[in-house]
RNA sequence: GCCCUGGUAGCUCAAUCUGGUGGAGCGAUGGCCUUGUAAGCCAUUGGUCGAGGGUUCAAAUCCCUCCCAGGGCU
Numbered sequence: 001g002c003c004c005u006g007g008u009a010g011c012u013c014a015a016u017c018u019g020g021u022g023g024a025g026c027g028a029u030g031g032c033c034u035u036g037u038a039a040g041c042c043a044u045u046g047g048u049c050g051a052g053g054g055u056u057c058a059a060a061u062c063c064c065u066c067c068c069a070g071g072g073c074u
Base pairs, nucleotide, nucleotide: 001073002072003071004070005069006068007067010026011025012024013023020057027045028044029043030042031041032040050066051065052064053063054062
């Protein structure tokens, strides 16, 4: 230098291919329970979807450029 994969909640990951309300688990907070703690149960809390621009009625999703991480080729 070229190619491929990935970047989404505090963490681990879905949803993308085929555009149409962004979810799950863990976590955090409060409550119940308990002599107390843990466990268990209930409720609450969760996002400029890596950045910018474009297409579209509508973009996490499609297109372009860039940034970051990993891998491959030379």
This is a predicted structure of a 74-nucleotide RNA (transfer RNA) from a Thermoproteota archaeon. Its mean pLDDT, the model's own confidence on a scale to 100, is 81.